[in-house]
Context: one part of a larger RNA
RNA sequence: CGCAGGAGAUUUGAGAGGAGCUGUCCUUAGUACGAGAGGACCGGGAUGGACGCACCAAGGGUGAAUCAGUUGUCGUGCCAACGGCACAGCUGGGUAGCCAAGUGCGGAUCGGAUAAACGCUGAAGGCAUCCAAGCGUGAAGCCGACCUCAAGAUAAGAUCUCCCAUCCGAAAGGAGUAAGACCCCAUGAAGACCACAUGGUUGAUAGGCCGGAGGUGGAAGUGCAGUAAUGUACGGAGCUGACCGGUACUAAUAGGUCGAGGG
Numbered sequence: 001c002g003c004a005g006g007a008g009a010u011u012u013g014a015g016a017g018g019a020g021c022u023g024u025c026c027u028u029a030g031u032a033c034g035a036g037a038g039g040a041c042c043g044g045g046a047u048g049g050a051c052g053c054a055c056c057a058a059g060g061g062u063g064a065a066u067c068a069g070u071u072g073u074c075g076u077g078c079c080a081a082c083g084g085c086a087c088a089g090c091u092g093g094g095u096a097g098c099c100a101a102g103u104g105c106g107g108a109u110c111g112g113a114u115a116a117a118c119g120c121u122g123a124a125g126g127c128a129u130c131c132a133a134g135c136g137u138g139a140a141g142c143c144g145a146c147c148u149c150a151a152g153a154u155a156a157g158a159u160c161u162c163c164c165a166u167c168c169g170a171a172a173g174g175a176g177u178a179a180g181a182c183c184c185c186a187u188g189a190a191g192a193c194c195a196c197a198u199g200g201u202u203g204a205u206a207g208g209c210c211g212g213a214g215g216u217g218g219a220a221g222u223g224c225a226g227u228a229a230u231g232u233a234c235g236g237a238g239c240u241g242a243c244c245g246g247u248a249c250u251a252a253u254a255g256g257u258c259g260a261g262g263g
Stems, first nucleotide, its partner, number of pairs: 001152001005163007015149004021049007033038001051106005060099003066093005071086006110144003117137004166175003180258004184200005205251003208247005214240003221234005
């Protein structure tokens, strides 16, 4: 820009893409077969590998704004307590998120038309013949079925709902609006940007604060014990990023723009 008014939802599916793998074991059955050795078809069940998609409840990895321990040095006047730097100084843990090595699921099943092959009926050609007319069976393959996208499918589809008939102009056209949308702003399990999703005071969108979960692992201070290092009590203490909930304290204020008049 188009889809012959303007919008908000929900959809159909022309078409396109994805997937498509396979082992072993048990049973049927030590049966059929075979002198024996050996050893099935058909059918039923179980469990794996690789691959793919999704997820983080559990067990794990990471986790540089989380907690603790600790060395050297400098600083906060000193002690104590802290902070900076030293590869994140080093070391031990670890929430959310992300992740695979972890977990769940998938290939299935069914239908249609077929290949090789196997048939039925059956002439030409009194027989025979699966073919010449006609009719079947039959593959991991083909077309559907399964998953995803999809009406720019210009053949531009469908359904539901909302907005209505203003003003200027002879007309072309223009203006202000409606439903609605955008700008702007607070953000996000969304994201390179854009887009998408949530919210914008009639408000829990983010931060703060409060409570909780989870993590760390027993803060500082004081008392007590000990010459001291240190231990111990107050006390599962103190601290705590992303998690869960609550709460308008702070910031989403105020505002602007676009947007129908139909053949």